[in-house]
RNA sequence: GGCGUCGGGCAAACGGUCGCUGUGGUGCCUUCGGGCCCAUGGAGGAAAGUCCGGGCUGCACAGGGCAGGGUGCCAGGUAAUGCCUGGGAGGCGAGAGCCUACGGAAAGUGCAACAGAGAGCAGACAGCCUAAGAGCGCGGUUCGCCGCGGUCCGGUGAUGGUGAAAGGGUGCGGUAAGAGCGCACCGCGCGAGUGGUAACACGUCGCGGCUAGGUAAACCCCACCCGCAGCAAGGCCAAAUAGGGGAGUCAUGGCGUGGCCCGCGUCGCUCCCGGGUAGGCUGCUUGAGCCACGUGGUGACACGUGGCCCAGAUGAAUGACCGUUCUAGACAGAACCCGGCUUAUGACCGACCCGAUCC
RNA sequence: GGGGCCAUAGCUCAGCUGGUAGAGCGCUACAAUGGCAUUGUAGAGGCCGCCGGUUCGACUCCGGCUGGCUCCACCA
Numbered sequence: 001g002g003c004g005u006c007g008g009g010c011a012a013a014c015g016g017u018c019g020c021u022g023u024g025g026u027g028c029c030u031u032c033g034g035g036c037c038c039a040u041g042g043a044g045g046a047a048a049g050u051c052c053g054g055g056c057u058g059c060a061c062a063g064g065g066c067a068g069g070g071u072g073c074c075a076g077g078u079a080a081u082g083c084c085u086g087g088g089a090g091g092c093g094a095g096a097g098c099c100u101a102c103g104g105a106a107a108g109u110g111c112a113a114c115a116g117a118g119a120g121c122a123g124a125c126a127g128c129c130u131a132a133g134a135g136c137g138c139g140g141u142u143c144g145c146c147g148c149g150g151u152c153c154g155g156u157g158a159u160g161g162u163g164a165a166a167g168g169g170u171g172c173g174g175u176a177a178g179a180g181c182g183c184a185c186c187g188c189g190c191g192a193g194u195g196g197u198a199a200c201a202c203g204u205c206g207c208g209g210c211u212a213g214g215u216a217a218a219c220c221c222c223a224c225c226c227g228c229a230g231c232a233a234g235g236c237c238a239a240a241u242a243g244g245g246g247a248g249u250c251a252u253g254g255c256g257u258g259g260c261c262c263g264c265g266u267c268g269c270u271c272c273c274g275g276g277u278a279g280g281c282u283g284c285u286u287g288a289g290c291c292a293c294g295u296g297g298u299g300a301c302a303c304g305u306g307g308c309c310c311a312g313a314u315g316a317a318u319g320a321c322c323g324u325u326c327u328a329g330a331c332a333g334a335a336c337c338c339g340g341c342u343u344a345u346g347a348c349c350g351a352c353c354c355g356a357u358c359c
Numbered sequence: 360g361g362g363g364c365c366a367u368a369g370c371u372c373a374g375c376u377g378g379u380a381g382a383g384c385g386c387u388a389c390a391a392u393g394g395c396a397u398u399g400u401a402g403a404g405g406c407c408g409c410c411g412g413u414u415c416g417a418c419u420c421c422g423g424c425u426g427g428c429u430c431c432a433c434c435a
Base pairs, nucleotide, nucleotide: 001354002353004352005351006350007349008348010346012325013324014323015322016321017320018319020042021041022040023039024038025037027036028035029034044331048342049341051340052339053338054337055336056230057229058228059227063262064261065260066259068226069225070224071223072222073087074086075085076084077083088102089100090099091098092097103221104220108219109218110215111214125160126159127156128155129154133152134151136149137148138147139146140145168186169185170184171183172182173181187210188208189207190206191205192204193202194201195200234282235281236280237279244273245272246271247270248269249268253267254266255265256264275434276433277432289308290307291306292305293304294303295302296301326329360431361430362429363428364427365426366425369384370383371382372381378415386402387401388400389399390398408424409423410422411421412420
């Protein structure tokens, strides 16, 4: 010096004045609605997207099957997960490090445009060869045939070309030319052995000349998981209205029930149109909670002890102004609650890597 | 706050078990007319909302963003 890597916490700070809102008070006032005073609490790391997982609530304390959806290396953590931790394999990077939807294509089906000779149990366009078979010409001949050059039929997957992809690689032998055709080494597959909980690994042994190309974020197969709805869930109180009209069905039925069947529960119930209200209470914040220390574990995390209470609004609060300081302050506002992921975003601190220079 | 759906030409919409994207209206030019409209012929116009991934190949399959539309309360 680096638009290098990883991790960590923070979210301008302090003081004053005036508001908004929750809770508590033996306080004061009251027209009993509330008001005042005092004390105290008042957004986030993402409160966001609503992408996963749970709690909670209702429907059987959610039960069986089909369909449907999701996940997908191994082991562990957890309330649970598609998350996290540790490990394996593969890949990227010079490195610190990072990334991976990473089961099965030797069960089956499908797809591969264009180009190309050939694209799935492959293929002869050019090139190479003329050994086997057929036949022609020329030359030689000891008349048995031999040599050379074309042709047909044929051989070839080494070379070129096409393509994202052309059915192992290198070398030697071999051959008419070639080719796992044969061999050596490397690679690949299968089985055994050893190590490991396992994924997997191995300079171990045996077998197979290679049969087994790609695609499953195509259908599918295998393993595991998932009932449906959501706080506008659900419960209680109050007010008001036309308890109106239509449709379905009435027990071999309707509805709860959600895509279907069973099961269970319940029975005048469901749906549509029309009508009324736009009020209050609850759910509501003490929770898989936070902090400190100790113990176990590589770690995620678990256990123990002690301490703390830290928003709960409902036209919806958390703000405005002034002063001082600095680097002049990014993204952004809870709405039932948690655990994750993803996305947006400021400055700082620490550890490490790479390069150059100096001692 | 919580569900569901959509984005393709200027507008309204097709398309797809993955192989160079279409229709109608509109636009431009020409013809026909004395001129305009209608009509006919020809043509232009698309990074398929944006960014990644899977695949040889993505409008299509899978993630993540952005924008828009829509539904929901209680009572009898």